[in-house]
RNA sequence: AGUGCAAGUCGGCUUGUCGCUGCAAAUCUUUUGGAUUUGGAGAGGAAAGUCCGGGCAACAUAGAGCGCCAUACUUCUUAACGGGAAGGGUGUCAACUGGCGACGGUUGGCAUACAGAAAGUGCCGCAGAAAAUAUACCGCCCCUUUGGGGUAAGGGUGAAAAGGUGGAGUAAGAGCCCACCGCUUCGGCAGUGAUGUCGAGGGCAUGGCAAACCUUAUGGGUUGAAAGAUCAAAUAGGCCUCGGGCAAAGAGCUGCUCGUUCGAUUCUCGAUUUUCGGGAUUCCGGGGUGGGUAGAUCGAUGGAUCCUGCUUGUGAAAUCAGGACUAGAUAAAUGACAGGCGUCUUCACUUUUUAGUGGAGAUUACAGAACCCGGCUUACAGACUUGCACUUUUU
Numbered sequence: 001a002g003u004g005c006a007a008g009u010c011g012g013c014u015u016g017u018c019g020c021u022g023c024a025a026a027u028c029u030u031u032u033g034g035a036u037u038u039g040g041a042g043a044g045g046a047a048a049g050u051c052c053g054g055g056c057a058a059c060a061u062a063g064a065g066c067g068c069c070a071u072a073c074u075u076c077u078u079a080a081c082g083g084g085a086a087g088g089g090u091g092u093c094a095a096c097u098g099g100c101g102a103c104g105g106u107u108g109g110c111a112u113a114c115a116g117a118a119a120g121u122g123c124c125g126c127a128g129a130a131a132a133u134a135u136a137c138c139g140c141c142c143c144u145u146u147g148g149g150g151u152a153a154g155g156g157u158g159a160a161a162a163g164g165u166g167g168a169g170u171a172a173g174a175g176c177c178c179a180c181c182g183c184u185u186c187g188g189c190a191g192u193g194a195u196g197u198c199g200a201g202g203g204c205a206u207g208g209c210a211a212a213c214c215u216u217a218u219g220g221g222u223u224g225a226a227a228g229a230u231c232a233a234a235u236a237g238g239c240c241u242c243g244g245g246c247a248a249a250g251a252g253c254u255g256c257u258c259g260u261u262c263g264a265u266u267c268u269c270g271a272u273u274u275u276c277g278g279g280a281u282u283c284c285g286g287g288g289u290g291g292g293u294a295g296a297u298c299g300a301u302g303g304a305u306c307c308u309g310c311u312u313g314u315g316a317a318a319u320c321a322g323g324a325c326u327a328g329a330u331a332a333a334u335g336a337c338a339g340g341c342g343u344c345u346u347c348a349c350u351u352u353u354u355a356g357u358g359g360a361g362a363u364u365a366c367a368g369a370a371c372c373c374g375g376c377u378u379a380c381a382g383a384c385u386u387g388c389a390c391u392u393u394u395u
Stems, first nucleotide, its partner, number of pairs: 001391010012341007020042002023039007044366001048377002051375005056224004063258004068220005073087005088114001089112010115215002120213002122209003137155002139151005163181005183202008228298004238289008250262002266280006305324005311318002342363009
């Protein structure tokens, strides 16, 4: 210097003219409406997806249990999160390195759906002799040899075959025994912790899957701005039907259940007159049908807000101090033209060849707020920054 991978930033700036929308001030007016002038502001890093978490609003209270759903290594951070920061374990790749070997050490990158398999149930097809209450096909050894016994070292099948390597031993073999690695039990030390490390033992293993059901721990009310609130208008508070009128129908945030709370006690008839039964044009509530009205204001942008700086912290971030107010539409405004700068493409010239000068063209990608905020995911022409790996050149 180039290529590749990964992470991140920008993705236009400015001036003028005209136009659109809000706000503020002033003036005028046919006055609750409108016009003019001045000043300021006006779509993103994702506004997308609607995947998470909240704010806010409503449900009389918003309580308890179950169901259902979600999360799952540790610590910190945050309003909270399945987010972010820093670490740990496991696996894997590269470089160097220790060991006879199994297998380790250091550094760097990548992945991680990373609680529990000794609570229970279930699955592991085909192949293979045998797939977890699991073997002896080939092979090896021995014998009384068309058979019997021993074996699980070697071979085969498979994703996986009763831990592995090296030795000793054996008829041949095997944790049968020894050392090491691994697994496991009990302790010491370090750390907030996940864990790490050291020591002493041990049966020398009952495989894998919970992105299978399940168990454990933690958490979760529902709906959603077309949520909701207020004012106005309008009627036929019509008609039909069902339940009920005192401890009860119904209302009962939710999928169910429970608790708390609210909730109509009118008239009349009969009887066995403490009470029971019936009726009603009365009252409460559920469902259906039908007619009328349907405009306006708010919610709606001053916030878990943004910017700068000191300090603390490995960091995410936090405290403190100072400063700023930056869309609010309702069928939906935020634009058009021109010049300059910047950027890109192309052509020519020069040599300053990692570049410079001039001309021409383009203004390019993904894409448009709709209650708001913090994340995640996805899309992206071009330019730039950082890290890692490889290649080439020079010293």